[in-house]
C1' cells in the first nucleotide's frame, strides 16, 4: 500500500435493532474463623475506541478516522 480481523466494567468475555448492556473475576462491607483463606450475603463498577449518518429506536447497520494484530505486495 491492498484485503481482512479486534476494540463493551480494574482484568477475561457475552451481547447481529428494542425491555434497566450481562456474565466470570477483582475490589469494598458482613456472616462464618482463635487469625487468615475457603465458602454465603449484600454492594461497587462503563462515553461500548473517536466522529458522523440512517432508524420512531443503535454496542448492533452505513461512512470516515484511531490503535493493534494476521496475510498479501
Nucleotide at each position: 500500500g491492498u484485503g481482512g480481523g479486534u476494540g463493551u466494567a480494574g482484568c477475561u468475555c457475552a451481547g447481529u435493532g428494542g425491555u434497566u448492556a450481562g456474565a466470570g473475576u477483582g475490589c469494598u462491607u458482613g456472616a462464618c474463623u482463635g487469625u487468615g483463606g475457603c465458602u454465603c450475603a449484600a454492594g461497587u463498577g462503563g462515553u461500548c475506541g473517536a466522529g458522523g449518518g440512517u432508524u420512531c429506536g443503535a454496542a448492533u447497520c452505513c461512512c470516515u478516522u484511531c490503535a493493534c494484530c494476521c496475510a498479501c505486495c
The RNA shown here (transfer RNA) has 73 nucleotides and comes from a Candidatus Omnitrophota bacterium. It matches the Rfam family "tRNA". Rfam classes the family as a transfer RNA. The coordinates come from a structure-prediction model, not an experiment, and the mean pLDDT is 80. The sequence was found in a public genome assembly.